[in-house]
Context: one part of a larger RNA
RNA sequence: UGACGGGGACCCGCACAAGCAGCGGAGCAUGUGGUUUAAUUCGACGCAACGCGAAGAACCUUACCAAGGCUUGACAUGUUAAUGCAUAGCUAUGAAAGUAGUGAAAUCCUAGAAGCAAUUCAAAGACAUUAACACAGAUGGUGCAUGGUUGUCGUCAGCUCGUGUCGUGAGAUGUUGGGUUAAGUCCCGCAACGAGCGCAACCCCUGUUUUUAGUUGCCAGCAUUCAGUUGGGCACUCUAGAGAGACUGCCGUAGAUAAUACGGAGGAAGGUGGGGAUGACGUCAAAUCAUCAUGCCUCUUACGCCUUGGGCUACACACGUGCUACAAUGGACGAAACAAAGUGAUGCAAGAUAGUAAUAUGGAGCCAAACACAAAAACUCGUUCUCAAUUCGGAUUGUGGGCUGCAACCCGCCCACAUGAAGUCGGAGUUGCUAGUAAUCCCGGAUCAGCACGCCGGGGUGAAUGCGUUCUCGGGUCUUGU
Numbered sequence: 001u002g003a004c005g006g007g008g009a010c011c012c013g014c015a016c017a018a019g020c021a022g023c024g025g026a027g028c029a030u031g032u033g034g035u036u037u038a039a040u041u042c043g044a045c046g047c048a049a050c051g052c053g054a055a056g057a058a059c060c061u062u063a064c065c066a067a068g069g070c071u072u073g074a075c076a077u078g079u080u081a082a083u084g085c086a087u088a089g090c091u092a093u094g095a096a097a098g099u100a101g102u103g104a105a106a107u108c109c110u111a112g113a114a115g116c117a118a119u120u121c122a123a124a125g126a127c128a129u130u131a132a133c134a135c136a137g138a139u140g141g142u143g144c145a146u147g148g149u150u151g152u153c154g155u156c157a158g159c160u161c162g163u164g165u166c167g168u169g170a171g172a173u174g175u176u177g178g179g180u181u182a183a184g185u186c187c188c189g190c191a192a193c194g195a196g197c198g199c200a201a202c203c204c205c206u207g208u209u210u211u212u213a214g215u216u217g218c219c220a221g222c223a224u225u226c227a228g229u230u231g232g233g234c235a236c237u238c239u240a241g242a243g244a245g246a247c248u249g250c251c252g253u254a255g256a257u258a259a260u261a262c263g264g265a266g267g268a269a270g271g272u273g274g275g276g277a278u279g280a281c282g283u284c285a286a287a288u289c290a291u292c293a294u295g296c297c298u299c300u301u302a303c304g305c306c307u308u309g310g311g312c313u314a315c316a317c318a319c320g321u322g323c324u325a326c327a328a329u330g331g332a333c334g335a336a337a338c339a340a341a342g343u344g345a346u347g348c349a350a351g352a353u354a355g356u357a358a359u360a361u362g363g364a365g366c367c368a369a370a371c372a373c374a375a376a377a378a379c380u381c382g383u384u385c386u387c388a389a390u391u392c393g394g395a396u397u398g399u400g401g402g403c404u405g406c407a408a409c410c411c412g413c414c415c416a417c418a419u420g421a422a423g424u425c426g427g428a429g430u431u432g433c434u435a436g437u438a439a440u441c442c443c444g445g446a447u448c449a450g451c452a453c454g455c456c457g458g459g460g461u462g463a464a465u466g467c468g469u470u471c472u473c474g475g476g477u478c479u480u481g482u
Base pairs, nucleotide, nucleotide: 003482004481005480007479008478009477010476011475012474013473015469016468019433020432021431022430023429026324027323028322029321030320031319032318033317034315035314042053043052064310065309066308067307068306069305070304073135077134078133079132080131081130082129083128084127089102090101091100092099093098107126108125110122112121113120114119137299138298140297141296142295146293147292148288149287150286151284153282158197159196160195161194162193163192164173165172166171177188178187179186203276204275205274206273208244209243210242211241212240213239214238217234218233219232222231223230247270250264251263252262253261254260326426330385331384332383333382334381335380342373343372344371347366348365352361353360354359392423397418398417399416400415401414402413403412439461440460441459442458443457444456445455
């Protein structure tokens, strides 16, 4: 100087407390451990691994295993030699890759030579094949050799420097102190005076309004229609560009006449308005050699490459994360409302027709504020069930169908009928959340032929509680002991 303390003082955070909903019990989905296996490819392991890399394993992917094959190689550059064979197609064999045979049309370009010409020959070069050689190749090892990228403490308020001063020196001071703040934020004081990286602001979305613009959007008045359908209009909604607006600016009280705090006015919004992006010096030899790059090491008829089939989907068990429930604030049936954000040409597909349905037939329209996906669902109204393992719950299994795709046996999704398991609110313990939040309800997208209970977004309905900081956890400042 740090670090640590079951030392002290002060402060903060869904850290506790106060609440709400869960997890831990059940079934299923998914990841992991373990076990098994020819293989169950590899990585990730307290927080910060475990619906993680993987935004999608039937083949492919694929790195694993078995079997069949190749050896200048699936891919790159170069040298030498030979050839213009080969290649496409066909035949045999084979699971395919391949192997063997056969083999169409023309190798291209051009110095030049022959020829009256048509045309023929043809060095060099290009292209291709074969042979040989340099080499290729490796998701092989080392993240404790590395770059790059990322997690974490933590969006915590800290981390430093120049000059000066103090100290023999390591260092100190500044950065401590009195207040204050979300903040090393600001004020005051002070052997310090300044400065940098962080904080804040500048950026994006959202909340109010003005203006510009008015189609594909909108409709107040006029006409018209089943219908903003059409005429008409751009007031309104909305769209998307430019502005305005919030600054403790104003008033009062407290304060040290300060910073600031509390209350009030006006205001759509009030003291950082709400949300996002943004992550200081550093810590963990943290993660990644399997994104990529890369040193060194290793393999080179194999640890490289191709192919078919299998595996990554196994199953006594253990754990994590989710989904669905255990019901009446509910289930079933019928009727009728109200979104936002997205996506669409190898695409989205309406009306219509067939089918109980999944879906099929067919194809209007749309490269989209135009057409389509598209039905929003919870909600509301009516009827029924009457507390029961039930008209709860839907696992499991059987049968019949549909879709994608060379191909759904291993191993996809969906529909119908039948079947109808556990489960009656969950031990110790443990998680999230302070407001348009939790909870609950649907919708869309990426990946994608097909496959979503995951992930990333969107809106609808919409709470309870917060006395407080003694305690638990984490963090910050000063101080003390070592």
This is a predicted structure of a 482-nucleotide part of an RNA (small-subunit ribosomal RNA, 3' major domain) from an uncultured bacterium. It matches the Rfam family "Bacterial small subunit ribosomal RNA".